[in-house]
RNA sequence: CCGUCCAUGGCGUAGCUGGAUAACGCAUCAGACUCCGACUCUGAAGAUCAAGAGUUCAAAUCUCUUUGGGCGGG
Numbered sequence: 001c002c003g004u005c006c007a008u009g010g011c012g013u014a015g016c017u018g019g020a021u022a023a024c025g026c027a028u029c030a031g032a033c034u035c036c037g038a039c040u041c042u043g044a045a046g047a048u049c050a051a052g053a054g055u056u057c058a059a060a061u062c063u064c065u066u067u068g069g070g071c072g073g074g
Base pairs, nucleotide, nucleotide: 001073002072003071004070005069006068007067010026011025012024013023019057028044029043030042031041032040050066051065052064053063054062
């Protein structure tokens, strides 16, 4: 330099066939339970989807550019 894949709460993932309030587990916080704690149960907060632009009535999803990372080639 070229090709290809990936980027979604604090962490790990799903959703990518365009349309529902972006879902699940762990962690965190609060409550119940308990003599206290753990376990268990209930509830809550937390990501507008790496950034920008475009297409569309509508974009996490499609297209382009950029950034970061993995792999392959020169």
Molecule: transfer RNA
Organism: Clostridia bacterium